[in-house]
RNA sequence: GCCGGAGUAGCUCAGUGGUAGAGCAGUCGCUUCGUAAGCGACGGGUCGUCGGUUCAAAUCCGACCUCCGGCUCCA
Numbered sequence: 001g002c003c004g005g006a007g008u009a010g011c012u013c014a015g016u017g018g019u020a021g022a023g024c025a026g027u028c029g030c031u032u033c034g035u036a037a038g039c040g041a042c043g044g045g046u047c048g049u050c051g052g053u054u055c056a057a058a059u060c061c062g063a064c065c066u067c068c069g070g071c072u073c074c075a
Stems, first nucleotide, its partner, number of pairs: 001071007010024004018055001026042005048064005
C1' cells in the first nucleotide's frame, strides 16, 4: 500500500429503510427476622466521525478514525 471483518446503554450483543432493544450490571420496591436468590418497576444511547441519497437512515452510498485478521512491496 491492497483486501476482508468489527465499532449500537457501564459490559456482552440483537436490530439490514418506518417508535433504538434484550441479557447482565445499577437504583427503587415486593418478599425475608436478616442476607442471598426470586419477582416487579425505573434510569441509562448525539447508533465511531463527517458528508450524500431518501418523505424517512443504526440500516443504503462516499471519505476519514480506531481495533482485529490476511496479502504484497521496499529496506